[in-house]
Context: one part of a larger RNA
RNA sequence: CUGGGCUUAAAGAGUGCGUAGGCGGCUUGUCAAGUUGGGUGUGAAAGCCCUCGGCUCAACCGAGGAAUUGCGCCCAAAACUGGCAAGCUUGAGGGAGACAGAGGUAAGCGGAACUGAUGGUGGAGCGGUGAAAUGCGUUGAUAUUAUCAGGAACACCGGUGGCGAAGGCGGCUUACUGGGUCUCUUCUGACGCUGAGGCACGAAAGCUAGGGGAGCGAACGGGAUUAGAUACCCCGGUAGUCCUAGCUGUAAACGAUGAGCACUGGAUCGAGGGACCUCCCACAGUCUCUCGGUCGUAUCGAAAGUGUUAAGUGCUCCGCCUGGGGAGUAUGGUCUCAAGGCUGAAACUC
Numbered sequence: 001c002u003g004g005g006c007u008u009a010a011a012g013a014g015u016g017c018g019u020a021g022g023c024g025g026c027u028u029g030u031c032a033a034g035u036u037g038g039g040u041g042u043g044a045a046a047g048c049c050c051u052c053g054g055c056u057c058a059a060c061c062g063a064g065g066a067a068u069u070g071c072g073c074c075c076a077a078a079a080c081u082g083g084c085a086a087g088c089u090u091g092a093g094g095g096a097g098a099c100a101g102a103g104g105u106a107a108g109c110g111g112a113a114c115u116g117a118u119g120g121u122g123g124a125g126c127g128g129u130g131a132a133a134u135g136c137g138u139u140g141a142u143a144u145u146a147u148c149a150g151g152a153a154c155a156c157c158g159g160u161g162g163c164g165a166a167g168g169c170g171g172c173u174u175a176c177u178g179g180g181u182c183u184c185u186u187c188u189g190a191c192g193c194u195g196a197g198g199c200a201c202g203a204a205a206g207c208u209a210g211g212g213g214a215g216c217g218a219a220c221g222g223g224a225u226u227a228g229a230u231a232c233c234c235c236g237g238u239a240g241u242c243c244u245a246g247c248u249g250u251a252a253a254c255g256a257u258g259a260g261c262a263c264u265g266g267a268u269c270g271a272g273g274g275a276c277c278u279c280c281c282a283c284a285g286u287c288u289c290u291c292g293g294u295c296g297u298a299u300c301g302a303a304a305g306u307g308u309u310a311a312g313u314g315c316u317c318c319g320c321c322u323g324g325g326g327a328g329u330a331u332g333g334u335c336u337c338a339a340g341g342c343u344g345a346a347a348c349u350c
Stems, first nucleotide, its partner, number of pairs: 003322004007304002012318001014201004021194003025088007033081002035077008049065006091191001092188003095184005103177007110154001114150008125136002162169002206247006215241002220236004258317006266295011300305001323350003332343004
C1' cells in the first nucleotide's frame, strides 16, 4: 500500500451554486503520451534458488546457471485510455405553444375574535379550581348593546393535497419575479456529472439600533399544593414574540437514508399535463410523461424492515467512521459586538 463500512450499532456535511481536480455519449481519420510485443544496455559482488564439484559427511567453500519482477534506448502494433481534426443526436441546453402551484419580494384591502376607551341598559357579584385563594367589583364590575382605537394571526376550504435546494410557504387583490411539468421535435451539437477550497441561503432562541406592543409569555411577584415545592395548577407580569436595518450560523436542520446516471415482476390511491376511443359535448375508459403515498415479488438486511421515491444490481464523484469514558473538553488557530461557532487532542481509566 491493499480492508470493511455510514436508516436504527461509530459514521451523509443543514441546503445549494460553483473553482481546481476526478470521471464522462456515438462515428471516422490521424498521432503514438499511457498500453502491448520484440530487441538491446544496465540492474556490482556476496547472499537466496537450481545443477555440479572440494574437504570421510554436514556446516563451510568453489564453478556454472537462473533470478534480480526495475529503469534507459531502439523497432513494431493501434483494440482501449489520451491528444488533434472532422462529423452525429440519444445526454444536456435553447425555442414555440399550453398548464398547475401556501415558490419569493413589495404595496394595498377585508372579516371573525381579542384587549382597551367612551356612552346606554342593569344592580351584586364576577373570575378561577380537584377544592380554594390571591385578583376584579357599589368610584357600578361580570353580562348586554352602540361607537371608536390598537396589535397580532388568518376559522371553514384544507387533503399521507400543492410549491420550494434546504430552512420553509396558507385571508383577498395588484405589481415585479424564480423554478417546474407536458406537447411539438424547430435549433445548438457532449456544451455533461460530481465537486477539495470558496461563495450564497439557512427554523427557533439570542445580540445591536430605531419603532411597535392586542394576545401569549422565560425572568419576577403573589395565591394554592406539599414534609419541602426555587415546579406541575391559579392571579398578575418584564424581556421576547411583531416591523425596519444589520449580526449570529446553530437544531431530533430527520427520510436519523449525499448527488448523478443506468438496469431489475406487480397491485392500488392521489395531483398536474398530453394522446386515443366515444357521430358531437360532458362523464367514464385505455395508453403515455412527471410528481406524491400505501401494499408487496425477487433481492438485500443482524433484525425491524426495505422493495422502480431501494436499504436491490452496477458505474462516477464528494463527505464521514474506526471501542466506551475523559470530550466536542483543553490548547493553538480562526470567525463573532457578545453569547458562542468552526477546527480539535492527550494523560488517565474500563
RNAcentral holds the full RNA, with entries from ENA. Small-subunit ribosomal RNA, central domain from an uncultured prokaryote, 350 nucleotides, folded computationally. Its Rfam family is "Bacterial small subunit ribosomal RNA". Rfam links the family to the GO terms ribosome and structural constituent of ribosome.